This is a predicted structure of a 145-nucleotide part of an RNA (small-subunit ribosomal RNA, 3' minor domain) from a Candidatus Zixiibacteriota bacterium. It matches the Rfam family "Bacterial small subunit ribosomal RNA". The sequence was found in a public genome assembly.

Context: one part of a larger RNA
RNA sequence: CACCGCCCGUCAAGCCACGGAAGUUGGGAGCACCCGAAGUCGUUUGCCUAACCGCAAGGAGGGCGAUGCCUAAGGUGAUACCGGCGACUGGGGCUAAGUCGUAACAAGGUAGCCGUAGCGGAAGCUGUGGCUGGAUCACCUCCUU
Numbered sequence: 001c002a003c004c005g006c007c008c009g010u011c012a013a014g015c016c017a018c019g020g021a022a023g024u025u026g027g028g029a030g031c032a033c034c035c036g037a038a039g040u041c042g043u044u045u046g047c048c049u050a051a052c053c054g055c056a057a058g059g060a061g062g063g064c065g066a067u068g069c070c071u072a073a074g075g076u077g078a079u080a081c082c083g084g085c086g087a088c089u090g091g092g093g094c095u096a097a098g099u100c101g102u103a104a105c106a107a108g109g110u111a112g113c114c115g116u117a118g119c120g121g122a123a124g125c126u127g128u129g130g131c132u133g134g135a136u137c138a139c140c141u142c143c144u145u
Base pairs, nucleotide, nucleotide: 003108005105008101009100011098013095014094015093016092018090019089020088023085024084025083026082027081031077032076033075034074039070041068042067043066044065046064047063048062049061052059053058111132112131113130114129115128116127117126118125119124
């Protein structure tokens, strides 16, 4: 700067962060199933066996092997959780200033605002209920001079 004022929303441009999103990718933990090393323990009709028992045959015990349970690692599956990316999409913030209108601020040119419903490029409009934080005019009550 003071109505040649102030100011609202859509739209357009740029930047920023956020939400949704088919999907994609990663993480740790748990669950179910498969497989299952080593080892303890159990079983053992197999094989071996100096010390113990037995004159002996053999027995006890031991070893090897086999096998069962438990089980590390590994694999498969589904679910949940956490994270990254994500075409597209939704609003938000900021910006010199652009577009369309002019809603609000004066009775802002239809007083405004609140709730609600419908409608509309946008501010918004209309209906309905409410408030005065409405100007003007008239009246009433109170206070001050």